[in-house]
RNA sequence: GCUCGCGUGGUGUAGCCUGGCCUAUCAUCUCAGCCUGUCGAGCUGAGGACCCGGGUUCAAAUCCCGGCGCGGGCGCCA
Numbered sequence: 001g002c003u004c005g006c007g008u009g010g011u012g013u014a015g016c017c018u019g020g021c022c023u024a025u026c027a028u029c030u031c032a033g034c035c036u037g038u039c040g041a042g043c044u045g046a047g048g049a050c051c052c053g054g055g056u057u058c059a060a061a062u063c064c065c066g067g068c069g070c071g072g073g074c075g076c077c078a
Base pairs, nucleotide, nucleotide: 001074002073003072004071005070006069007068010028011027012026020058029047030046031045032044033043034042051067052066053065054064055063
């Protein structure tokens, strides 16, 4: 340099194919409450995210283009 995949709360992830009550899933985390003699566990509730820019569309996490970052493969120089 070429090419493929990935990027979603603090962390790990589902959703992307086939756009639509997504005000985005689950677990963990944090906070509050319940429970308990206490702690832990458990239960309930709340909080927090779509990498950046542009395009298409009535509507984009999802489709398209560019960029950035990470990982894999191939190649070039030495």
Transfer RNA from a Candidatus Poseidoniia archaeon, 78 nucleotides, folded computationally. Its Rfam family is "tRNA". The family's RNA type in Rfam is transfer RNA. Rfam's curators write: Transfer RNA (tRNA) molecules are approximately 80 nucleotides in length. Gene Ontology term of the family: triplet codon-amino acid adaptor activity. The sequence was found in a public genome assembly. The prediction has a mean pLDDT of 83.